Molecule: small-subunit ribosomal RNA
Organism: uncultured prokaryote
């Protein structure tokens, strides 16, 4: 866009007619929610109307007329469509005539009707009065947000004439009067149709109005009326406006929020179907016609309900998948096979109800059902699987890709991402979005709170309002209870019954908590009269007090000012400066002036609503308390708004101004110091009068009442007791304030607890997750600062309160340790070793890095070691296992090459045997596999370092706490020790600590070689005999326990002192190291998970490197010298080693060494001479006779090999170095210092490391301070635990918000301008059928004019209120 959605009646008329004239219908159904916050709706009543068709009743239906449409002519016009003339019907229109229980009117009177068609027992028309259904009207009462909207309002509010209307009424009009709504929310803004009912929820709520009912608005958008029983009319008519179409440009025509259907929009919504056969409706007298209403059918898994996809056996647990400890799980009876079924499908054959009182009629439809036949045949998917929450693994991938509803997952072993396998839920679905109510007692009527968590108004007064003592009566609004109305049908809940069965629907019942009449009761609440007195308040007499105003007034001290004495400092501060001061300060005397503030008393005290109140005195004045009679009679609490007061500090005028003292200046500290500190200083601080009106204005604690153990202080009454000449003082009770402890209780805990944070009533404020923000923007108030009122957008998952348990603290206590001081030697400077750094290089292998890496792993790099470089081979491999073949094994040999290795010669045939062959072992070959010092100590096990040999660190069982946790382990003493002792809600206990072990200091027994030698022989010689006494070896014992004495101490623990003894309070030393930090160290000792190489990242060989060398640092060793160097003589160990060793005597070299080869697997030979020291020379304060580096030259020894790169000897050189800055270490006795000796590893190569002995000191008052550490209590915004935490600005990006010169909408309201259509007034000029006429005309009417009123439009000027803007302004996030 199209189509189709209102006709119908020939029994009204005329006629050729589906035309047109007439009636009735078109106001009904159907769509839709834009508006409306309002009598719109939902309930309840109400009086002053109307009603076509339909019912009931009563009369009645008589007798004329003039026209008109069409229809014919003619004319305009593109069309739409219109205009003249002629003619003509009626249930179309007029009069007339009757009538009434009709209509006006007090009455007399006076008006108003009609139509026919049919010939039938028929439809029908007019009055009249009623009905029933319909409709309008007016009303109590109910149901949305906002006061950052607090005043609206002039037909408003009433009244009196009129007007209008189907009815009441300012509804409208003129005139009067000025009322009317409003804090119980007017008026204004913003959303919005409303209700049965819906969705949830135990319920009270709470959200919502989709389908379905009822009502109610609309109809393109505004306005208006016409017809009409009914409309201001959805498919009617005028007018404007905007838009689409048609146009011969003159003009015209249109309204899908009616079935369908398009287009756009958008996440997203059907088919341009079938029937009128059933249910309604319209017309007709009917047959019938018409109905996109409705009945059905499509098309969406959008919803609800039902129902399949097969059943039943079936383990070798098949394939295959996926896992894997490599054996298996698993997927799984699953499938395969095997039997059986046909709901569903598929063919075929029959085939309904729905149709009613007869007949006739079925769109859905050959549909539902029903039989037969066929074959398992047609038919499973989505989402999870990390806790919430039912369900795990691989592989991938490596903060990446991604997930994620909340915590979070993910940086190389991801149950949390991809995949896949298995599982787990649901299933014709399943998952994700949105929305709503629930869990949420997280707005709390039911059913929350408010000291610290978020919240009591700073505090009084007092208005509305709320709530309120006791008695008696009366009322009956609340209250409770009976009766009737109502509370539409649908829904919801029950029983029954029908579609197979359920959704679904049919019929009965109950609800429908509501409201409206009419009674009953009279305890409660309320009204109303009457009372009381116990609440309150008044009377009368004390009382105590920094309560308040104001006047006067007094002394102390600051400061100034004038004199006087005096003389150099004062002042200040950790310390000093700046400042005062010789022009005379500070200090000291007198004397004066001014201002503010009041010492002692003075105190957990008083008074006061709170803010706050302090010399005396004097006026005025408020309130509180105590006794006591009396006396009003609930007068009372509370208190939204509203008044009043209201610390400091600031502001405005005018005074005052001694000290003090923001802001300022100087001086100091300091990296700075815009600051503590110091020297000045101005506003202010004080007065008088006005303003602010806030504070940790805090008991962070609202006012009233009334109940509920106590103990003990204080201040102000009364009463009583005892005392005493009186009186204080004391004692008992009682009222009032103020304080501490505590019981019940109560509180999240810590608290609170008659002055409750207790039980309980009654009023007020107040809060609702943290930031935005006490902010913006509007309002009120302020002179102004700025107060008060009081938000949202964004953002986070947190904030926050208390209370534990650690670890922190330039917080307290208490201890302890070479930790400090008190010594006594060093290091840091020098020279060289060594080792790290760094630099370099082909490589300089790797790895430790505050203490706890740095003579460390390495107890020993020239090849090797070796992991690293270049460069030469090699590929089943140098090594292990396993197959085949062959060949014993092995030794000896020349060539090539830097070697590995290459291609060669020669020897040799061995052990076992069941004779196959078999061990051990080469060498070829093939593939399984070896191999890796590659990488991760943050995938790990062993080990180990460190806090630390520090005194801790748990635990059972019990109590205590809601819990986290505590208690025990704290406490008083003591001790190296949580070590012991007392106490004590704790009683035991475990690892630790000490003790057991080992070693060293005495003695004793036993035993005497390779040890010893008094004594007796005997020698150079313990060397031989002899001996066991002694030294000494090496087994066993003894010994030491605060055992004893005094003494301190708590009749303890234990300390102090003594004696005895080799040794005294763990004798010395060692080994032993708690739970536990420290993602400590170590994949390169070893072992091991994952990755990674695989003709190399493996393995072999020669060479180099790991030893470099502007530099730094660590640890040493040698000095620097006379306590010393040299060189003479001359004495004492002790722990060890030794067989590819140790090596003596001797002999040789100046020496290292060399020859030599006696003894020894050692208390026996050998290394082996200890050294300092003693002792007596000889140097004399020097770069030395100190000191030895370096460089030259000869040499020795190991060792295939000392160039790179060894270690020793002689001869010659002869460097720095004169005791070492800031700074740091080690050491409390056989130790530090100093002196040598030995071994391990080693062929060779210590100044290192492990041990041995010899000589052998000094200090320690002590616990104030630096490191570390152990307990106890204290604070926290740390818990990755002070190397935390965290604030703010500034630079960067993002996001939202406020101002903003202006600029573009909607809305509204004020004043004027124009003003279409229509209704209504008014009408002098034209027209003009019915009636009436005295025939002239009138009554009526039309068209037109004109007037009110008005939509739309316009102009000015305003109010609200979105948008968007340069620039700004502060806010929120970010590794």
């Nucleotide at each position: 866009a199209u189509g189709c959605g209102a006709g119908u009646c020939g029994a009204g008329c005329g006629a050729u007619a589906u035309a047109g004239c007439g009636g009735c219908g078109a106001a009904c159904g159907g769509g839709u929610g834009a508006g409306u916050a309002a009598c719109a709706c939902g309930u309840u009543g109400g009086a002053a109307c109307c009603u076509g068709c339909c019912c009931c009743a009563g009369a009645c239906u008589c007798a004329g007329g003039g026209a008109u449409a069409g229809c014919c002519a003619u004319c305009c016009g593109a069309a739409a469509g219109g205009g003249u003339g002629a003619u003509u019907a009626a249930u179309a229109c007029c009069g007339g005539a009757u009538a009434g229980u009709c209509c006006c009117g007090c009455a007399a009177g006076g008006g108003u009707a009609a139509a026919g068609c049919u010939u039938u027992u028929g439809c029908g028309g007019u009055c009249u009065g009623g009905g029933a259904g319909g409709g309008g009207c007016c009303u109590g009462c109910g149901g949305c947000c906002u006061a950052u909207c607090a005043g609206c309002u002039u037909g408003u509010u009433g009244g009196u004439g009129g007007u209008g209307u189907a009815a009441a009424a300012g509804a409208c009009u003129a005139c009067c009067a000025a009322g009317g709504c409003u804090a119980u929310g007017a008026c204004g803004g913003g959303u919005a149709u409303c209700u049965g009912g819906u969705g949830u929820g135990a319920g009270a709520g709470c959200a919502u109005g989709a389908c379905u009912a009822g009502a109610c608005a609309c109809a393109a958008u505004g306005g208006a009326a016409c017809u009409g029983a009914g409309a201001c009319a959805c498919g009617g008519u005028c007018c404007a406006u905007a838009c689409u179409c048609c146009u011969a440009c003159g003009g015209g025509a249109g309204g899908c929020a009616g079935c369908a259907g398009u287009g756009a929009g958008g996440a997203a919504u059907c088919u341009u179907c079938c029937g009128c056969a059933a249910u309604g409706g319209g017309c007709g007298a009917a047959a019938g016609c018409c109905u996109g209403a409705c009945g059905g059918a499509g098309c969406g898994a959008c919803a609800c309900c039902g129902c399949g996809u097969g059943g039943a056996g079936g383990a070798u647990g098949a394939c295959g998948g996926c896992c894997u400890u490599u054996u298996g799980g698993u997927u799984g009876u699953a499938a395969a096979c095997u039997c059986c079924u046909u709901u569903u499908c598929u063919g075929a054959g029959g085939g309904a109800a729905u149709a009613a009182a007869u007949g006739a009629u079925g769109a859905a439809g050959g549909u539902a059902c029903c039989u037969c036949a066929g074959g398992a045949a047609u038919a499973a998917g989505c989402a999870c699987c990390g806790g919430c929450u039912a369900a795990u693994u691989a592989c991938g991938u490596g903060c990446c890709a991604g997930c994620a509803g909340c915590c979070g997952c993910g940086g190389u072993a991801a149950u949390a991402c991809g995949u896949a396998a298995g599982g787990u839920g649901c299933a014709a679905g399943c998952g994700u979005u949105a929305u709503c109510c629930g869990g949420a007692a997280u707005u709390a009527u039911u059913g929350g709170g408010c000291g610290u968590a978020a919240a009591g108004c700073g505090u009084u007064c007092g208005u509305a309002g709320g709530c309120g003592u006791c008695u008696u009566a009366a009322u009956a609004a609340g209250u409770u209870u009976g009766u009737a109305g109502u509370u539409a049908a649908a829904u919801c809940u029950g029983g029954u019954c029908g579609c197979u069965c359920a959704a679904c629907g049919a019929u009965c019942a109950a609800u429908u908590u509501g409201u409206u009449a009419c009674g009953a009761a009279a305890a409660c609440u309320a009204u109303u009269c009457a009372a009381c007195u116990g609440g309150a308040g008044a009377u009368u007499g004390g009382c105590a007090g920094a309560g308040g105003c104001a006047a006067c007034u007094g002394g102390a001290a600051u400061u100034c000012c004038a004199c006087a004495u005096g003389u150099a400092g004062g002042g200040g501060u950790a310390a000093a400066a700046u400042c005062c001061g010789u022009u005379g300060a500070u200090a000291u005397g007198u004397g004066g002036a001014g201002g503010a503030a009041c010492a002692c008393c003075a105190a957990a005290a008083g008074c006061g609503a709170a803010g706050g109140c302090a010399g005396g005195u004097u006026g005025c004045u408020g309130g509180g308390c105590c006794a006591u009679u009396u006396c009003u009679g609930a007068c009372g609490c509370u208190g939204a708004g509203g008044a009043a007061c209201g610390a400091a500090a600031g502001c405005g005028u005018g005074g005052g101004g001694a000290g003090c003292a923001a802001a300022c200046a100087g001086g100091a500290u300091u990296a700075g110091a815009u600051a503590c500190c110091c020297u000045g200083g101005u506003a202010g601080u004080c007065c008088a009068c006005g303003c602010c009106g806030u504070a940790a204005a805090c008991g962070a604690u609202g006012g009233a009442u009334a109940c509920u153990c106590g103990a003990u202080g204080u201040a102000g009454g009364a009463g009583g007791g005892a005392a005493u000449c009186g009186a204080c003082c004391c004692c008992c009770u009682u009222c009032u304030g103020u304080g501490u402890c505590u019981a019940a209780g109560c509180u999240a805990a810590c608290g609170c607890g008659u002055u409750a944070a207790g039980u309980a009533u009654c009023c007020c404020g107040c809060c609702u997750g943290g930031g935005g923000a006490g902010u913006a923007c509007g309002g009120u108030c302020g002179c102004a600062a700025g107060a008060u009122u009081a938000a949202a957008a964004c953002u986070c998952a947190a904030a926050u309160g208390a209370a534990u348990u650690g670890a922190c603290g330039g917080g307290g206590g208490c201890c302890c340790u070479c930790a400090c001081a008190a010594g006594c030697g060093g290091u840091g400077g020098a020279g060289c070793a060594u080792g790290u750094g760094g630099u370099u290089u082909a490589a300089u292998u790797c790895g430790a890095u505050g203490c706890a890496a740095c003579g460390c792993g390495a107890a020993g790099a020239a090849c090797c070691u070796u992991a690293c470089c270049a460069g030469g081979u090699c590929u089943u491999g140098a090594c292990a296992u396993c197959c085949a073949g062959a060949g014993a094994a092995u030794c000896c040999u020349g060539c090539a090459g830097a070697g590995a290795u290459g291609a060669g010669g020669g020897a040799g045939u061995g052990c076992c045997u069941u004779c196959g062959g078999g061990a051990a072992u080469u060498c070829u070959g093939a593939g399984a596999c070896a191999g890796g010092u590659g990488c991760u100590g943050c995938a790990u096990g062993g080990c180990u370092g460190u806090c630390g040999u520090c005194a801790g660190c748990u635990c059972g069982u019990g109590u205590c706490g809601u819990g986290a946790g505590a208690u025990g382990u704290u406490g008083g003493g003591u001790u190296a020790a949580g070590u012991c002792c007392c106490g004590u809600a704790a009683c035991g206990a475990g690892c630790g600590c000490a003790a057991c072990c080992c070693u060293u200091a005495u003695c004793c027994u036993u035993a005497g070689u390779u040890g010893c030698c008094a004594u007796c022989a005997u020698u150079u010689a313990g060397u031989u005999g002899g001996g066991g006494a002694c030294u000494c070896u090496a087994a066993g014992g003894a010994g030491a326990c605060u055992g004893c004495c005094g003494g301190u101490g708590a009749c303890a623990a234990a300390c102090c002192g003594g004696a005895g003894g080799a040794a005294g309070g763990u004798g010395g030393g060692g080994a032993c190291g708690a739970c536990g930090u420290c993602a400590a160290g170590u994949c390169a000792u070893c072992a091991u998970g994952g990755c990674c190489c695989u003709u190399a990242u493996a393995c072999c060989c020669u060479g180099g490197g790991c030893c470099a060398c502007a530099c730094a640092c660590a640890u040493g060793c040698u000095a620097c010298a006379a306590u010393g160097g040299c060189g003479g003589a001359u004495a004492c160990a002790a722990c060890g080693g030794g067989g590819c060793g140790c090596g003596a005597a001797g002999c040789c070299g100046c020496g290292a060494g060399g020859u030599g080869g006696a003894g020894c697997g050692g208390a026996c030979c050998c290394c082996a001479g200890a050294a300092a020291g003693c002792u007596g020379u000889u140097c004399g304060u020097a770069g030395u006779c100190c000191g030895g580096a370096u460089u030259g030259g000869a040499u020795u020894c190991u060792g295939c090999a000392a160039c790179u790169c060894g270690a020793c000897u002689c001869c010659a050189u002869g460097a720095a170095g004169u005791c070492g800055g800031a700074a740091u270490c080690g050491c409390u006795a056989g130790u530090a210092a100093u002196c040598g000796c030995g071994g391990a590893u080693c062929a060779g190569a210590a100044u290192g490391c492990c041990g041995c002995g010899g000589u052998g000191a000094a200090u320690a008052c002590g616990u104030u301070c630096c490191c570390g550490g152990g307990c106890c209590u204290u604070g926290c915004a740390c818990a990755c635990a002070c190397c935390g935490c965290c604030c703010g600005u500034c630079a960067c990006a993002c996001c939202a918000c406020g101002a903003a010169a202006g600029u573009c909408g909607g809305u509204u309201c004020u004043a004027c301008c124009c003003g279409a259509a229509a209704u209504g007034g008014c009408u002098g000029g034209g027209c003009u059928a019915a009636c009436c006429u005295u025939c002239g005309g009138g009554a009526g009417g039309c068209a037109g004019g004109u007037c009110c009123c008005u939509a739309a439009g316009g102009u000015a000027g305003g109010g609200c209120u979105g948008g968007u803007a340069a620039u700004u302004g502060g806010g929120g996030u970010g590794a």